[in-house]
Molecule: SAM riboswitch aptamer (S box leader)
Organism: Flammeovirgaceae bacterium UBA7330
RNA sequence: GAUUUAUUGAGAAGUGCUGAGAGACAGGCUCUGUGAAGCACUAGCAACCUCCCCCCAACCAUUGGGAAAGGUGCUAAUUCCUGAUAGAUAAAUU
Numbered sequence: 001g002a003u004u005u006a007u008u009g010a011g012a013a014g015u016g017c018u019g020a021g022a023g024a025c026a027g028g029c030u031c032u033g034u035g036a037a038g039c040a041c042u043a044g045c046a047a048c049c050u051c052c053c054c055c056c057a058a059c060c061a062u063u064g065g066g067a068a069a070g071g072u073g074c075u076a077a078u079u080c081c082u083g084a085u086a087g088a089u090a091a092a093u094u
Stems, first nucleotide, its partner, number of pairs: 001094008013042005021031003025083004043075003048071002050067004079086001
């Protein structure tokens, strides 16, 4: 990079460096020198992977309940709205 499956009205921000853009794309509408994006640090949210319990003769799996140490992800607005053979994230396979 490609394919498949699942999710996408909930939730959670401060500091430093820096300095003009950002919200994928098109249109709209917003955010932004009362500091955008990026980088670093710290904090947090969530529960996909993970772990525990329940279940079972036993093992595995499903459902249900829980945990948050580890791998990711996320922390303006319903994926901001509409559109599309769209995007994003996770897991698996390749």